[in-house]
RNA sequence: GGGCGCGUAGUUCAGCCUGGUUUAGAACAUCCGCCUGUCACGCGGAAGAUCGCCGGUUCAAAUCCGGUCGCGCCCG
Numbered sequence: 001g002g003g004c005g006c007g008u009a010g011u012u013c014a015g016c017c018u019g020g021u022u023u024a025g026a027a028c029a030u031c032c033g034c035c036u037g038u039c040a041c042g043c044g045g046a047a048g049a050u051c052g053c054c055g056g057u058u059c060a061a062a063u064c065c066g067g068u069c070g071c072g073c074c075c076g
Base pairs, nucleotide, nucleotide: 001075002074003073004072005071006070007069010028011027012026013025020059030046031045032044033043034042052068053067054066055065056064
């Protein structure tokens, strides 16, 4: 330098191919309450990501297109 994959809550992931419906959903973690002699477990609830970044297409983009950054693998 070239090719491929990945990047979405604090963490691990789903959703992307096939754009839309409600607020991007789940688990763990965090916080509150219940339970308990206390803690843990269990139960109920809450908060938390405008989707790596920039631009484009579109009435509408996490999703499509272009560029770019980071990480990993392969090729040279």